[in-house]
RNA sequence: GCCUGGUUAGUUCAAUGGUAGAACGUGCCCAUGGUAAGGGUAAGACAAGAGUUCGAUUCUCUUACUAGGCU
Numbered sequence: 001g002c003c004u005g006g007u008u009a010g011u012u013c014a015a016u017g018g019u020a021g022a023a024c025g026u027g028c029c030c031a032u033g034g035u036a037a038g039g040g041u042a043a044g045a046c047a048a049g050a051g052u053u054c055g056a057u058u059c060u061c062u063u064a065c066u067a068g069g070c071u
Stems, first nucleotide, its partner, number of pairs: 001070007010024004018054001026042005047063005
């Protein structure tokens, strides 16, 4: 230099055009003589910018970061 993949909650991962979910973690409550475990509930995210579309996490382009490959 060229090619390919990845970027979603504090962490690890889903969702592939139609309200973005789960587990763990966090706050509150219940429960216990008390603690742990357990139950309920709440907050919390689509890397950035443009385009297509009635509608974009999803499709297209650019940028940034990251991983791998070729020379």
Molecule: transfer RNA
Organism: Candidatus Microgenomates bacterium